The part of an RNA shown here (small-subunit ribosomal RNA, central domain) has 346 nucleotides and comes from an uncultured Bacteroidota bacterium.
Its mean pLDDT, the model's own confidence on a scale to 100, is 88.

Context: one part of a larger RNA
RNA sequence: UUGGGUUUAAAGGGUCCGUAGGUGGACAAAUAAGUCAGAGGUGAAAUCCUGCAGCUCAACUGUAGAACUGCCUUUGAUACUGUUUGUCUUGAGUUAUUAUGAAGUGGUUAGAAUGUGUAGUGUAGCGGUGAAAUGCAUAGAUAUUACACAGAAUACCGAUUGCGAAGGCAGAUCACUAAUAAUCAACUGACACUGAGGGACGAAAGCGUGGGUAGCGAACAGGAUUAGAUACCCUGGUAGUCCACGCCGUAAACGAUGGUCACUAGCUGUUUGGACUUCGGUCUGAGUGGCUAAGCGAAAGUGAUAAGUGACCCACCUGGGGAGUACGUUCGCAAGAAUGAAACUC
Numbered sequence: 001u002u003g004g005g006u007u008u009a010a011a012g013g014g015u016c017c018g019u020a021g022g023u024g025g026a027c028a029a030a031u032a033a034g035u036c037a038g039a040g041g042u043g044a045a046a047u048c049c050u051g052c053a054g055c056u057c058a059a060c061u062g063u064a065g066a067a068c069u070g071c072c073u074u075u076g077a078u079a080c081u082g083u084u085u086g087u088c089u090u091g092a093g094u095u096a097u098u099a100u101g102a103a104g105u106g107g108u109u110a111g112a113a114u115g116u117g118u119a120g121u122g123u124a125g126c127g128g129u130g131a132a133a134u135g136c137a138u139a140g141a142u143a144u145u146a147c148a149c150a151g152a153a154u155a156c157c158g159a160u161u162g163c164g165a166a167g168g169c170a171g172a173u174c175a176c177u178a179a180u181a182a183u184c185a186a187c188u189g190a191c192a193c194u195g196a197g198g199g200a201c202g203a204a205a206g207c208g209u210g211g212g213u214a215g216c217g218a219a220c221a222g223g224a225u226u227a228g229a230u231a232c233c234c235u236g237g238u239a240g241u242c243c244a245c246g247c248c249g250u251a252a253a254c255g256a257u258g259g260u261c262a263c264u265a266g267c268u269g270u271u272u273g274g275a276c277u278u279c280g281g282u283c284u285g286a287g288u289g290g291c292u293a294a295g296c297g298a299a300a301g302u303g304a305u306a307a308g309u310g311a312c313c314c315a316c317c318u319g320g321g322g323a324g325u326a327c328g329u330u331c332g333c334a335a336g337a338a339u340g341a342a343a344c345u346c
Base pairs, nucleotide, nucleotide: 004317005316006315007300008299012314014201015200016199017198021194022193023192025088026087027086028085029084030083031082033081034080035077036076037075038074039073040072041071042070049065050064051063052062053061054060091191092188093187094186095185096183097182098181099180100179103177104176105175106174107173108172109171110154114150115149116148117147118146119145120144121143125136126135162169163168206247207246208245209244210243211242215241216240220236221235222234223233258313259312260311261310262309263308266291267290268289269288270287271286272285273284274283275282276281295302296301319346320345321344328339329338330337331336
């Protein structure tokens, strides 16, 4: 609760698509539903309000008026909203041209490193730590050379860089697919914005089936440390991490800041387009950073990428705990997720 808010105090949905709904550009005409005005009808009585009167006063009662903010009918008005018709191009979109990027999917492939195997050289240690030990090693390790195999990740470039709706995306190359920006021209002619329900996507971990397994590594085992050490350190090591298909649907999913549109001083970087240029730069779009004016803000701060000034739509909040719990329902193989109280207490 006809109010105020949501960066950090409670509060922006993880992201997008989109149904209903809400909202919506310019001009002209028609209509008259909303809207406005006049008239008529109705709006019982009591009650309420006002004037007067009656009980000695009052409560109470009587009488007259007002009111009953509404509904219906009818006659008009036409600025705004709606509806219908026609037109327009600036919103939105399509085509064309020029660019851009770690955007996506699938394939092929490269080098370094690591590990293992085989062979050679070679001999007593290696490894590890604060110091050690467990561990590995005369059945020849570590080191070093050659060859082979395997899986995973891509040094340098690399950057307040870039791309993507978000999650996220990084060796090279090929194929397919999508996106964005600019430019001037042509075309469509409001086709737009938001979006309850709904749908799709959605890190990591986890789950199912089948593969794969070099390194790392929950659990676990051992060695240390310690009063103890279910840890931190060390030696090992299973699931997992990787691939295919299918689930899960959550994160400090963060800019802790919903989306769209318009307007409001400047300075300085950078990415990528365009125009001009005296080649020094200048102007102009779209992004991405820093600093600041006004304003805003409790302050920190923010400040054209707003947390400023306005408009539209959605989501959410309403003292702390109990509690994101219980119950019910839906979804899930499960783990659990979503929805989501109350008693009581301060």